Bacterial large signal recognition particle RNA from Rubrobacter sp., 266 nucleotides, folded computationally.
Its mean pLDDT, the model's own confidence on a scale to 100, is 76.
The organism belongs to Rubrobacter, within Bacteria.
The sequence was found by an Rfam model in a public genome assembly.

[in-house]
RNA sequence: CCGCGCUAAGCGGGGAGAUGGCGAUGCCCUGUACCUGCAAUCGCCUCAGCAGGGUCUAAUCCCCCGCCCGAGGCGGUCCGGGUUCGGUGGAAACCGGCGACGCCGAUGUGGAUGGUCGGGUCCCGGGCAAUGAGGCCUCGUGAAUCGUGUCAGGACCGGAAGGUAGCAGCACUAAGCGGGUCACCUCAUGUGCCUGAGGGUAGCUCGACCGGAGUCGGCGCCCGGAAGUUCGCCGGGUUCGCGGCCGUCGACGGCGGGGUGCGCGG
Numbered sequence: 001c002c003g004c005g006c007u008a009a010g011c012g013g014g015g016a017g018a019u020g021g022c023g024a025u026g027c028c029c030u031g032u033a034c035c036u037g038c039a040a041u042c043g044c045c046u047c048a049g050c051a052g053g054g055u056c057u058a059a060u061c062c063c064c065c066g067c068c069c070g071a072g073g074c075g076g077u078c079c080g081g082g083u084u085c086g087g088u089g090g091a092a093a094c095c096g097g098c099g100a101c102g103c104c105g106a107u108g109u110g111g112a113u114g115g116u117c118g119g120g121u122c123c124c125g126g127g128c129a130a131u132g133a134g135g136c137c138u139c140g141u142g143a144a145u146c147g148u149g150u151c152a153g154g155a156c157c158g159g160a161a162g163g164u165a166g167c168a169g170c171a172c173u174a175a176g177c178g179g180g181u182c183a184c185c186u187c188a189u190g191u192g193c194c195u196g197a198g199g200g201u202a203g204c205u206c207g208a209c210c211g212g213a214g215u216c217g218g219c220g221c222c223c224g225g226a227a228g229u230u231c232g233c234c235g236g237g238u239u240c241g242c243g244g245c246c247g248u249c250g251a252c253g254g255c256g257g258g259g260u261g262c263g264c265g266g
Stems, first nucleotide, its partner, number of pairs: 001266006010055002012030004020045004034053005062259007072249007079241010090231003094225004101220007114210008122199002124196006130189006137180005147172004155164003
């Protein structure tokens, strides 16, 4: 150096997260690179899954170092957009006030606001009516006995004539009960009217008089207020952009260098 046969290594990797750390399961990016079983109170311990089996070329295919490319991920920052929270103040909007001022409208010399007097509304006194109740009146009923009259029978007195008391019944009544009632009387009132030289703060209203130009309504201006709707400013959270920049990890791929067994035979 060549041939034959074995063995080790290899038979995916990376990111975030988790973990003292490594790794499986789950998620993401790459890529195609064995099979089966186990496990998130997870299996292990820097040689870092455990157990069993299979395959395979000692090198362009395994291992190490360096460089390039670079999918993708993570962090930070800036820009733009969306959304949300807090703070703040102004304005808009809302509520209330508003003498004067401005605008619009209505009204006014055919007389405004206002003033004086009188009246009404209000209270009180008196009167009438209405209504309600009661009374009077009337009809009916209505007393075992303690109402009247008449009192059968019976009882009593008497020689008799005749008398006495008196139950029931009947009639009439009292208290009471029921019905009715034009008028009359009494009382009352969530009713109405009249009257009073009665009272009466304000408001409203009517009339007469005085007086002589404004008055009223709305909006604006202005003042104040509560709530937190809109906008602005400040400071945060979150999300989007295949945005920019920085940092970090980094697969696939490429380049260069180096390293690495055993046995037999030639």